[in-house]
RNA backbone atom coordinates (compact mmCIF):
# COMPACT_ATOMS: atom_id res chain seq x y z
C1' N A 1 0.00 0.00 0.00
C1' N A 2 -3.72 -3.59 -1.22
C1' N A 3 -7.89 -7.04 -0.28
C1' N A 4 -11.84 -8.87 3.48
C1' N A 5 -15.31 -8.04 7.31
C1' N A 6 -17.62 -5.22 10.84
C1' N A 7 -18.94 0.40 12.09
C1' N A 8 -19.82 5.14 11.06
C1' N A 9 -27.71 10.58 12.62
C1' N A 10 -24.95 8.36 19.65
C1' N A 11 -20.54 9.98 22.88
C1' N A 12 -17.06 12.65 25.10
C1' N A 13 -11.98 18.56 27.66
C1' N A 14 -8.39 21.95 29.13
C1' N A 15 -3.86 23.55 29.59
C1' N A 16 1.54 24.28 27.70
C1' N A 17 4.29 25.03 22.65
C1' N A 18 2.93 26.94 18.10
C1' N A 19 1.51 31.13 14.79
C1' N A 20 -2.07 30.36 9.94
C1' N A 21 -4.77 27.33 8.43
C1' N A 22 -8.43 23.82 9.02
C1' N A 23 -13.02 20.41 7.95
C1' N A 24 -10.30 13.36 2.95
C1' N A 25 -11.09 15.11 -2.37
C1' N A 26 -14.88 18.95 -5.70
C1' N A 27 -18.27 22.61 -4.76
C1' N A 28 -21.17 24.77 -1.02
C1' N A 29 -21.65 26.02 4.16
C1' N A 30 -18.53 26.63 8.68
C1' N A 31 -15.14 26.62 12.35
C1' N A 32 -10.58 29.49 13.26
C1' N A 33 -5.16 35.62 15.92
C1' N A 34 -11.58 35.45 22.01
C1' N A 35 -5.07 31.79 18.20
C1' N A 36 -5.49 26.96 12.87
C1' N A 37 -2.65 22.92 12.04
C1' N A 38 1.02 20.11 14.57
C1' N A 39 3.44 18.06 18.81
C1' N A 40 3.59 17.60 24.47
C1' N A 41 1.15 16.72 29.23
C1' N A 42 -3.72 15.65 31.63
C1' N A 43 -8.89 14.09 31.59
C1' N A 44 -12.65 11.78 28.97
C1' N A 45 -15.78 9.06 25.25
C1' N A 46 -15.94 4.35 23.23
C1' N A 47 -15.89 -0.81 23.25
C1' N A 48 -12.89 -2.54 17.18
C1' N A 49 -8.23 -6.33 19.40
C1' N A 50 -5.90 -8.50 23.73
C1' N A 51 -6.91 -9.71 29.15
C1' N A 52 -10.91 -10.30 33.33
C1' N A 53 -15.97 -12.13 34.84
C1' N A 54 -20.79 -13.97 33.90
C1' N A 55 -20.93 -21.16 32.00
C1' N A 56 -18.90 -22.70 26.72
C1' N A 57 -19.54 -20.00 20.97
C1' N A 58 -23.73 -16.40 20.33
C1' N A 59 -24.66 -12.63 24.04
C1' N A 60 -24.01 -9.83 28.46
C1' N A 61 -20.61 -6.94 31.74
C1' N A 62 -15.71 -4.32 32.96
C1' N A 63 -12.06 -1.17 30.76
C1' N A 64 -5.95 -3.27 32.80
C1' N A 65 -3.20 -2.96 27.98
C1' N A 66 -3.00 -1.81 21.90
C1' N A 67 -5.77 1.26 18.58
C1' N A 68 -8.90 5.05 17.78
C1' N A 69 -11.64 9.09 19.25
C1' N A 70 -13.54 14.54 21.77
C1' N A 71 -17.31 21.54 16.66
C1' N A 72 -21.31 21.24 12.97
C1' N A 73 -25.09 13.87 11.00
C1' N A 74 -18.86 11.09 7.82
C1' N A 75 -21.36 19.14 8.43
C1' N A 76 -24.36 18.88 3.60
C1' N A 77 -23.90 17.89 -1.65
C1' N A 78 -21.24 14.79 -4.91
C1' N A 79 -20.41 7.79 -10.20
C1' N A 80 -24.82 4.32 -10.31
C1' N A 81 -28.79 1.51 -9.72
C1' N A 82 -33.86 0.79 -7.04
C1' N A 83 -39.05 2.08 -5.34
C1' N A 84 -45.85 -0.52 -4.41
C1' N A 85 -44.35 6.62 -1.61
C1' N A 86 -45.56 12.56 -2.94
C1' N A 87 -45.55 15.71 -7.38
C1' N A 88 -44.79 17.98 -12.54
C1' N A 89 -45.74 17.22 -17.70
C1' N A 90 -48.13 13.96 -20.73
C1' N A 91 -43.90 11.07 -22.76
C1' N A 92 -40.96 6.43 -22.28
C1' N A 93 -39.31 11.62 -19.13
C1' N A 94 -38.26 15.46 -14.55
C1' N A 95 -37.90 16.77 -9.38
C1' N A 96 -38.75 15.67 -4.21
C1' N A 97 -38.38 12.11 -0.60
C1' N A 98 -36.66 7.00 0.69
C1' N A 99 -33.08 3.05 0.56
C1' N A 100 -28.70 0.52 -1.52
C1' N A 101 -24.41 1.21 -3.81
C1' N A 102 -19.78 3.76 -4.26
C1' N A 103 -15.94 7.48 -1.87
C1' N A 104 -13.84 8.32 3.04
C1' N A 105 -12.53 7.43 8.19
C1' N A 106 -11.21 3.60 12.10
C1' N A 107 -10.68 -1.58 13.99
C1' N A 108 -9.33 -6.81 12.57
C1' N A 109 -7.06 -10.62 9.74
C1' N A 110 -4.43 -11.63 6.00
C1' N A 111 -0.92 -10.49 1.45
RNA sequence: GAUUUAUAAAGAAGCGUGGAGAGACAGGCUCUUAGAAACGCUAGCAACCUCCUGAAAACAGAAAGGUGCUAAAUCCUGAUCCGAUCUCAAUUGGGACGGAAAAUAUAAACC

The RNA shown here (SAM riboswitch aptamer (S box leader)) has 111 nucleotides and comes from Pseudochryseolinea flava. The sequence was found by an Rfam model in a public genome assembly. The model forms 88% of the base pairs in the Rfam consensus. Its Rfam family is "SAM riboswitch aptamer (S box leader)". Its family is annotated with regulation of gene expression in the Gene Ontology.